Background
Model confidence (mean pLDDT): 75 of 100. c-di-AMP riboswitch aptamer (ydaO/yuaA leader) from a soil metagenome, 139 nucleotides, folded computationally.
RNA sequence: CGCUGACCCCAUGCAGCGGCGAGCGGGGGAUCCAUCGGUCAGGCAACUGGCCAGGGGCGAGUCACCGCCUUGAGUGCGGUGUAGCGCGGCCUUCUUCGCGCGAGCCCGACAGCUAACCCCGUAGGCGCCCAAAGAGGGG
Numbered sequence: 001c002g003c004u005g006a007c008c009c010c011a012u013g014c015a016g017c018g019g020c021g022a023g024c025g026g027g028g029g030a031u032c033c034a035u036c037g038g039u040c041a042g043g044c045a046a047c048u049g050g051c052c053a054g055g056g057g058c059g060a061g062u063c064a065c066c067g068c069c070u071u072g073a074g075u076g077c078g079g080u081g082u083a084g085c086g087c088g089g090c091c092u093u094c095u096u097c098g099c100g101c102g103a104g105c106c107c108g109a110c111a112g113c114u115a116a117c118c119c120c121g122u123a124g125g126c127g128c129c130c131a132a133a134g135a136g137g138g139g
Stems, first nucleotide, its partner, number of pairs: 001127004009021001023122006033112001037052006054110001055107004063081006084101005090138007
């Protein structure tokens, strides 16, 4: 100077104590609506009983198949794809082409949507002296 991401800007200077802005972002939370946890077994049904890696959040990061480990399952590891996501340099929209990602973490039995209201975050990581193309708009 750029990229990813909400993670930027302004202000204050710390004191005896306590607190705090704007912007951007996230969660909880009525009516109405929706739903009536999942799974197994029994039962015509209503229901009854057992079990719980059940359920939920941030994020693009889902799903499928194959192989390995394993007595087996679960879990884990590796691979091939994939929903989806990002980059290509003045900005933006569309298209083409090319290059990548397709993780991780958290809550703790609990949360649908949700006005008022309540609470929280404002990190981390990476690249570089160089820049794919066409059309439209802006500058």